[in-house]
């Protein structure tokens, strides 16, 4: 120089699991009362707080092929569900591709 390798940023891909239920609140359609403006019931929908289910790919945690070894130990797409999620849409998202930058030197 090129190349392997790790870290950042950016772009592009990414999965799973109740549109389950029960208070509350707010809006929309209705019905009905009483006629003023409102109460009331029912169905959708959205927020919010719990119940039980369920999901595994941030994160944490356990063990283990295996690597290392003086000594401490590393070490998963396995497990386990603390935390996260669970209609669509948005966030997140291991992991993979490209690119730019930095670090480092297997070759």
């Nucleotide at each position: 120089c090129g190349u392997g390798c790790c870290c950042u940023u950016g772009c592009g891909g990414g999965a799973g699991a109740g549109a389950c239920u029960u208070g509350c609140a707010g809006u929309u359609u209705u019905a009905u009362c009483g006629u003023u403006c409102g109460g009331u019931g029912a169905a959708g929908c959205u927020g919010u707080a719990g119940g039980c289910g369920c999901c595994g790919a941030a994160g944490a945690a356990g063990c283990a092929a295996c690597c290392a070894c003086c000594c401490c130990g590393g070490a998963a797409u396995c497990u386990u569900u603390c935390a996260g999620g669970c209609a669509u849409c948005a966030a997140g998202g291991a992991c993979c591709g490209c690119a730019a930058g930095g670090g480092u030197u297997u070759c």
Glycine riboswitch aptamer from an Alphaproteobacteria bacterium, 107 nucleotides, folded computationally.
The model forms 91% of the base pairs in the Rfam consensus.